Formats: sequence, structure tokens, C1' cells
RNA sequence: CCGUGCUAGGUGGGGAGCCAGCGGUGCCCUGAACCCGCAAUCCGCUAUAGCGGGACCGAAAGCCCGGAGAGGCAUCGUCUGUUGCUGUCGGGUCGGGGCAAGCGGUGUCGAUGAACAGGACCUGCGCGGUGGCAGGCCGUCGAACCCCGUCAGGACCGGAAGGUAGCAGCGGUAGGCGAGCCGUGCCGGGCGACGCAGAGAGACCUGUUCUGAGCUGGCUGCUUCGUCCCGCGGUAUCAGACAUGUCGAACCGGGUCGUACGG
Repeated sequence: CCGUGCUAGGUGGGGAGCCAGCGGUGCCCUGAACCCGCAAUCCGCUAUAGCGGGACCGAAAGCCCGGAGAGGCAUCGUCUGUUGCUGUCGGGUCGGGGCAAGCGGUGUCGAUGAACAGGACCUGCGCGGUGGCAGGCCGUCGAACCCCGUCAGGACCGGAAGGUAGCAGCGGUAGGCGAGCCGUGCCGGGCGACGCAGAGAGACCUGUUCUGAGCUGGCUGCUUCGUCCCGCGGUAUCAGACAUGUCGAACCGGGUCGUACGG
């Protein structure tokens, strides 16, 4: 150095979490990588840290170091955004109250205030009007027959005289209908340029008297309260990007580890 056999070891790795710690089941990344049993009310172990059984590789499909950087985790970190809360903050919308500076309106042809009178308002009665119901009148309808009268024609009884029932039509009655009428009755009210009586004296309107210069608030303005919107600041929450730190898969490079027999 070669051949055959065996052994240690291996047949995925990693992150977070769990845990005193390690590994596994479950989650995530990588990406292709034997099988069976166990496991979250956990499972198996103890620094040689999954265990048990089988199959395969076997000194390479073992082990170590370096590079790489998918992905995870951490931070009172920085920035941006979401959502909520908040403010002696800024601006605006809408609504309410106040002021009376400016404009306007009104006022010596008398504002304002006061007194008096009346009205309106309110209550009761009446009147009118209006609506409903009833009554009366009028009109109309076909009561096919089971309503009335008269009953042509026809029918029935009779030898005849005559008699009987009776459809249509006509007249009526009961009833129905009328969006017709009425010096009619009863009831009702978001009715009233009406009458009578009463209440009230606060407010409103009108008039008279006294007083003698303001009154008003439509517009602008100032102020205040509420409401909603936008912005800004603070704060909490969540998300993303970045920074720093910490692990770190695939992959790439380098190194390293037995034994028996035979040649």
C1' cells in the first nucleotide's frame, strides 16, 4: 500500500419556548434526510445528558476547525405608521348665552320707563258654521214565483148561464239604493273679524296721559359654554424598517480518528 472481517461512531441540523440543566414530542427556519414504540394533566435522561427494538454505512454516510449567513431571539435603542387616551395648545364647523365698539334700522312727526283703559289669550253658556247618525219628502229598482188589487190573452169546471185559479202588463205595499232635498231631531270638534257672563293683571298688541333720548341686534367684531373635525405636543399599544448584540441551517474550504487475519 492492497484485500476480507469487526469495532467506536453515524443514518439530519438549527432557533425560540419548556426546563435546575440536556435532549425529544408540539411551533418556526433549512430542504430531502432509515423503520417501529413512547411523550404537554408532557416523555426520556444527568455533564458520556432522549430511551428501547430492528435495518443500513462503517474508518467513511464518523469527528474537529474556519468561512458563509436562510432564519430566530433580545433592546426604557432610532425613525415611520396604526389604534386609544389626554391637553391653560393652535385653527376651523355648527348651536346656545352675554357685550354694544363699528355698520345698519328706528326715534323730538317723541325712544325708554311709569300709570290707566281696551284688545288678544283663557273658562262657561248661546248663536252660526261644519261632520256623522236618524226621521220626513222626492227620485229610482223587476218582489220571475213563494206580497196586495185589477187581471188582456190563454187555462180549468159547466150543455149553457155562469164560476174558479191566475202569468205578462198597469197601480200599489214592504224593502233596497241615491255623491238628491229639509226654518226637523240627537251627538261630536285642530271651526268663528259673532253675542253674553266670568277669571286674570305676569308677558304680548293698541290707545291716552306723564317723562324727555335713546332703543334695537340684522351684519361685522369681542367674549363664554357645548359639539364635531383637522393639526401639534405628551402617553400607552401594535406593526414595519434600520442599528447593535446573540444563536445560527443548507452550502464551501481545510484537517483528523482504530483493530484482526492474509498478500

This is a predicted structure of a 263-nucleotide RNA (Bacterial large signal recognition particle RNA) from a Candidatus Fermentibacterota bacterium. The model forms 92% of the base pairs in the Rfam consensus. Its Rfam family is "Bacterial large signal recognition particle RNA". Its Rfam clan is "SRP clan". From the family's description: The signal recognition particle (SRP) is a universally conserved ribonucleoprotein involved in the co-translational targeting of proteins to membranes. Its mean pLDDT, the model's own confidence on a scale to 100, is 77. The source organism's lineage runs through Bacteria, Pseudomonadati and Candidatus Fermentibacterota.